[in-house]
Context: one part of a larger RNA
RNA sequence: CACCGCCCGUCACACCAUGGGAGUCGGUAACACCCGAAGCCAGUAGUCUAACCGCAAGGAGGGCGCUGUCGAAGGUGGGAUUGAUGACUGGGGUGAAGUCGUAACAAGGUAGCCGUAUCGGAAGGUGCGGCUGGAUCACCUCCUU
Numbered sequence: 001c002a003c004c005g006c007c008c009g010u011c012a013c014a015c016c017a018u019g020g021g022a023g024u025c026g027g028u029a030a031c032a033c034c035c036g037a038a039g040c041c042a043g044u045a046g047u048c049u050a051a052c053c054g055c056a057a058g059g060a061g062g063g064c065g066c067u068g069u070c071g072a073a074g075g076u077g078g079g080a081u082u083g084a085u086g087a088c089u090g091g092g093g094u095g096a097a098g099u100c101g102u103a104a105c106a107a108g109g110u111a112g113c114c115g116u117a118u119c120g121g122a123a124g125g126u127g128c129g130g131c132u133g134g135a136u137c138a139c140c141u142c143c144u145u
Stems, first nucleotide, its partner, number of pairs: 003108001005105001008101002011098001013095004018090003023085006031077004039070001041068004046064004052059002111132009
């Protein structure tokens, strides 16, 4: 670059991150149940037994075995949480320029804006209520000169 101005939304294209999403695949920490090693502890019909008691028989004690509680790993199950991925889908951001209109900025050509309802490709329109951050004209009141 100053109205041949500025500027709004849909649509089309490209890229970016993101929400939803039938699901799919993993991680984490717990929970319930099953199984249950070593070991400790408790019990104990069995079995073995040098030290102690006993003349002896045997006893005490002990070992092994067996049973049980606890118990690592493992298994099963339904949830919790978290990550990745997912046809499709929702809006958002950016982009030289593109499509449709022209809503806003001047009284922007129907003043604008706010809330709400409703309608419409889109900006938006209409109804109701509110605000002046509305221009213009006329009148009234007040103030200054």